[in-house]
Context: one part of a larger RNA
Molecule: small-subunit ribosomal RNA, 3' major domain
Organism: metagenome
RNA sequence: AGGCGGGAACUCGCACAAGCAGUGGAUCAUGUGGUUCAAUUCGACUCUAACCGAGAAACCUCACCAGGGCUUGAAAUCCAGCUGCACGCUUCAGAAAUGAAGAAGCCUUCGAGGGUGCUGGACAGGUGUUGCACGGCUGUCGUCAGCUCGUCACGUGAGUGGUCUCCUUAAGUGGAUUAACGAGCGCAACCCCUACGAUGCGUUACAAGUGUCACAUCGGACUGCUCCGGUAACGGAGAGGAAGGUGGGGAUGACGUCAAGUCAGCGUGGCCCUUUGAUGCCCUGGGCUACACACAUGAUACAAUGGUCAUUACAACGGGUUGCCAAGCCGCGAGGCGGAGCUAAUCCUAUCAAAGGUGGCCCCAGUUCGGAUUGGAGGCUGCAACUUGCCUCCAUGAAGUUGGAAUUGCUAGUAAUCGCGGAUCAGCAUGCCGCGGUGAAUACGUUCUCGAGUUUUGCACU
Numbered sequence: 001a002g003g004c005g006g007g008a009a010c011u012c013g014c015a016c017a018a019g020c021a022g023u024g025g026a027u028c029a030u031g032u033g034g035u036u037c038a039a040u041u042c043g044a045c046u047c048u049a050a051c052c053g054a055g056a057a058a059c060c061u062c063a064c065c066a067g068g069g070c071u072u073g074a075a076a077u078c079c080a081g082c083u084g085c086a087c088g089c090u091u092c093a094g095a096a097a098u099g100a101a102g103a104a105g106c107c108u109u110c111g112a113g114g115g116u117g118c119u120g121g122a123c124a125g126g127u128g129u130u131g132c133a134c135g136g137c138u139g140u141c142g143u144c145a146g147c148u149c150g151u152c153a154c155g156u157g158a159g160u161g162g163u164c165u166c167c168u169u170a171a172g173u174g175g176a177u178u179a180a181c182g183a184g185c186g187c188a189a190c191c192c193c194u195a196c197g198a199u200g201c202g203u204u205a206c207a208a209g210u211g212u213c214a215c216a217u218c219g220g221a222c223u224g225c226u227c228c229g230g231u232a233a234c235g236g237a238g239a240g241g242a243a244g245g246u247g248g249g250g251a252u253g254a255c256g257u258c259a260a261g262u263c264a265g266c267g268u269g270g271c272c273c274u275u276u277g278a279u280g281c282c283c284u285g286g287g288c289u290a291c292a293c294a295c296a297u298g299a300u301a302c303a304a305u306g307g308u309c310a311u312u313a314c315a316a317c318g319g320g321u322u323g324c325c326a327a328g329c330c331g332c333g334a335g336g337c338g339g340a341g342c343u344a345a346u347c348c349u350a351u352c353a354a355a356g357g358u359g360g361c362c363c364c365a366g367u368u369c370g371g372a373u374u375g376g377a378g379g380c381u382g383c384a385a386c387u388u389g390c391c392u393c394c395a396u397g398a399a400g401u402u403g404g405a406a407u408u409g410c411u412a413g414u415a416a417u418c419g420c421g422g423a424u425c426a427g428c429a430u431g432c433c434g435c436g437g438u439g440a441a442u443a444c445g446u447u448c449u450c451g452a453g454u455u456u457u458g459c460a461c462u
Base pairs, nucleotide, nucleotide: 001462002461003459004458005457007456008455009454010453011452012451013450015446016445019410020409021408022407023406026300027299028298029297030296031295032294033293034291035290042053043052064286065285066284067283068282069281070280073123077122078121079120080119081118082117085115089102090101091100092099093098107113125273126272128271129270130269134267135266136262137261138260139258141256146185147184148183149182150181151180152161153160154159165176166175167174191250192249193248194247196219197218198217199216200215202213206209222244225238226237227236228235229234302403306362307361308360309359310358311357312356318349319348320347323342324341328337329336330335369400374395375394376393377392378391379390380389416438417437418436419435420434421433422432
């Protein structure tokens, strides 16, 4: 100088407390461990692995397994020789890859040039290994307020001061003091969205000549004003205002820590495999979906603030030409037929919603709760739904009556609850990323738990 303490002081954080809703019990979905298997490919393991890489494993993906094949190779560059020929087509064998056979067939200035194929050679190829050789990117402490430098001063020196102290702040934010004076990376601001207004513009929006609305450019909030406290910084109260003291949200992540993660996104050093049973390449089938069990994250419930039937309102963000698909008709339904419109403020998704409102039934039951499981019949996508997709209808109707120890999230348009859209995608969403609707309770306070910051103290640690 650090680190640590079941030392101290001060301060902060959904850290506790105060509340609300959960998880832990049930069934199912997904991931992981384990076990099994020919293979169940690989990586990730406290917080910081476990709906994670994967924003879609039937084939492909694919790296795994079994079997069948290829060896200048599926793709790349170059060299030499041969080839007047592409690729492709037909037949046969085969699970396919591929192999065998057959027929026809380039441009042309007749030089061989370009291209193709074959042979040989340089080489390719590798999701093989090392993230403890690396780049790049990422997680975490943590959006915490810290981390440093120049000159100078002090000290023999390592170092220290500055960065301390007091006040203040969300903040090393600012003020006062001061052997310090300045500066840099962080903080804040500049950027984007949103809440209010003005102006301009006006199609495809709408009430048809407006400005609900869309787009663009500005304005507006600065402790600016008043009062109180204070040397000041600032704090408290108030007015006006759409908005008040950082208005709300996002992007933005200092020096560093964990030899943290990733050689399987990509790039890359070293090592290894590669004329033969390849760790390369092609193909068929299987596997990643197994199942005594354990864990993690979710979905649905256990009901009357409910279930069901009928009827009736009100959104926003988005997406669409290999696409979205209207009207109409058929089907109980999934869906089918149909074909208008739309390269979209125009048409479609979508009359866009659901919770909500109104009325009826159920009357506290394992039920008109709950929907697992199973049987049957169908629909859709796709070469192909057996292993292994999603959906519909009929029947079936399991566990479950609020969950032990323990434990999670959340402070406001938040939690809770309700539906809608998108990426991926032929098909497949309880996951993820967004959107709006309804809309709470509580915070005395900082003793305690966890984490963090500053100062100080002890130390058998460096």